[in-house]
RNA sequence: GAAGCUGGCCAGACAGUCGCCGCCUGUCGUUCUUUUUGAACGCAGGGGGAGGAAAGUCCGGGCUCCAUAGAGCAGGAUGACGGUUAACGGCCGUCCGCCGUGAGGCGAGGAACAGGGCCACAGAGACGAGCGUAUUCAGUUACGGUGAAACGCGGUAACCUCCAUCCGCAGCAAGACCAAAUAGGCUGGCAUUGGCGUGGCUCGCGCUGCCAGCGGGUAGGUUGCUUGAGCGCACGAGUAAUUGUGCGCCUAGAUGAAUGACUGUUGCGUGCAGCAAUGCACGACAGAACCCGGCUUAUCGGCUAGCUUCUUUC
Numbered sequence: 001g002a003a004g005c006u007g008g009c010c011a012g013a014c015a016g017u018c019g020c021c022g023c024c025u026g027u028c029g030u031u032c033u034u035u036u037u038g039a040a041c042g043c044a045g046g047g048g049g050a051g052g053a054a055a056g057u058c059c060g061g062g063c064u065c066c067a068u069a070g071a072g073c074a075g076g077a078u079g080a081c082g083g084u085u086a087a088c089g090g091c092c093g094u095c096c097g098c099c100g101u102g103a104g105g106c107g108a109g110g111a112a113c114a115g116g117g118c119c120a121c122a123g124a125g126a127c128g129a130g131c132g133u134a135u136u137c138a139g140u141u142a143c144g145g146u147g148a149a150a151c152g153c154g155g156u157a158a159c160c161u162c163c164a165u166c167c168g169c170a171g172c173a174a175g176a177c178c179a180a181a182u183a184g185g186c187u188g189g190c191a192u193u194g195g196c197g198u199g200g201c202u203c204g205c206g207c208u209g210c211c212a213g214c215g216g217g218u219a220g221g222u223u224g225c226u227u228g229a230g231c232g233c234a235c236g237a238g239u240a241a242u243u244g245u246g247c248g249c250c251u252a253g254a255u256g257a258a259u260g261a262c263u264g265u266u267g268c269g270u271g272c273a274g275c276a277a278u279g280c281a282c283g284a285c286a287g288a289a290c291c292c293g294g295c296u297u298a299u300c301g302g303c304u305a306g307c308u309u310c311u312u313u314c
Stems, first nucleotide, its partner, number of pairs: 001310010012266007020049002023046004028042005051285001055296002058294005063171002066168001075167005080094005095109001096107004110162002115160002117156003127152001131144004175223004185214006194208005230249008268283006
């Protein structure tokens, strides 16, 4: 110098104008409240406002409801050994196998004398006993190109299965609280006159009227809701994943759903024009919805650490 491997980080910056969604403050205004307190709306000021994947909803947990003595069946998942964690199918370390010159990468990596199924192509014959050629008194003996496996205690379990371990079910549209109109329900009072039904009549019974009260549900509202297995730094334990202690920090909470638009300066990259100076245009994947730990997938470009192979020079 070239080509690579593994890990970490960023996801343009600054200023101004106009908006949107929460929060805080107030000798401020209006309304409600008997007054104070307080509440709603407004006004003024202050401060906050998407991601590394917020995505797919594929695993695991917290939280909530229901169920639950215990055990089993069914169903699902996992599978070397050890560790880590709230937990995992994640992660870390080691072994083994395969791939790569190498740094490294990949691996559902238990069991094939418990049983069933399957074994492409090639080969005469592919699963259990036979077959082909030669040979022998005699299925008696020997050999059998191909193929992963050939005349045998064959291979295959990401085929069924067996063994071991784990898993109760549903999800914030969970769950809790407040609660309108209309309709219906229950209770009490009034009317007991009428109408309808009880196969025709009478009695009785039921339904139908008005008023008041009660309780449940719906619309709607409040809560759950964001302080958490949280983040940063230092020191310590550990090869590592991870973890202990101390100090500091608060970092969206919407619900037909905010997080935006425009302007100026400037950085980087790409394209076009130009001899050049420079000018113009464009800017990855994508957006919270109860919260976390992972995995997978999408992603313009850039920064950085360690390592490998080749080449050149000293």